[in-house]
A computed fold for a 118-nucleotide RNA from Thermoanaerobacterium saccharolyticum, annotated as c-di-AMP riboswitch aptamer (ydaO/yuaA leader). Lineage of the source: Bacteria > Bacillota > Clostridia > Thermoanaerobacterales > Thermoanaerobacterium.

RNA sequence: UUAAAAAAUAUGCCUAAUCGAAAGAGCGGGGGAUAUCUUUGGGGUGAAUCCGCUUUAGCGGUAGGGUUACUCUUUACCGAACCCGUCAACUAACCUCGUAGGCAUAAAGAGAGGAUGA
Numbered sequence: 001u002u003a004a005a006a007a008a009u010a011u012g013c014c015u016a017a018u019c020g021a022a023a024g025a026g027c028g029g030g031g032g033a034u035a036u037c038u039u040u041g042g043g044g045u046g047a048a049u050c051c052g053c054u055u056u057a058g059c060g061g062u063a064g065g066g067u068u069a070c071u072c073u074u075u076a077c078c079g080a081a082c083c084c085g086u087c088a089a090c091u092a093a094c095c096u097c098g099u100a101g102g103c104a105u106a107a108a109g110a111g112a113g114g115a116u117g118a
Stems, first nucleotide, its partner, number of pairs: 011104004018025002026099006041087001042084004050061004064078002067076001070111006
């Protein structure tokens, strides 16, 4: 000097998951009136659904989803996991629950905006 790793601070990202000393506020989810359905069980959170092949361990594609420290498009990337326990359509009043965790900044094109100079 270069590269990699670790720690701290700041900042940013996925997400409802933020604010507050706290109480709580905000944000988000479920249940909850007629119907319909009920072992081929049914259902919920979530973007994560579906199809094909196949040596049953995976492969390929796909609905859909997030990211460039302003927006849009294309490419690249992801396309899981968990829970309830025979039971729940929607739904006013009403009831109830959560506010975890995990990461580190992609490329191209078009546009907008700002600054500086003339």

Its Rfam family is "c-di-AMP riboswitch aptamer (ydaO/yuaA leader)". Rfam's curators write: This family represents a conserved RNA structure found upstream of the ydaO and yuaA genes in Bacillus subtilis and related genes in other bacteria. The ydaO/yuaA element is thought to act as a genetic 'off' switch for the ydaO and yuaA genes in its native state. It was read from a public genome assembly, where an Rfam model found it.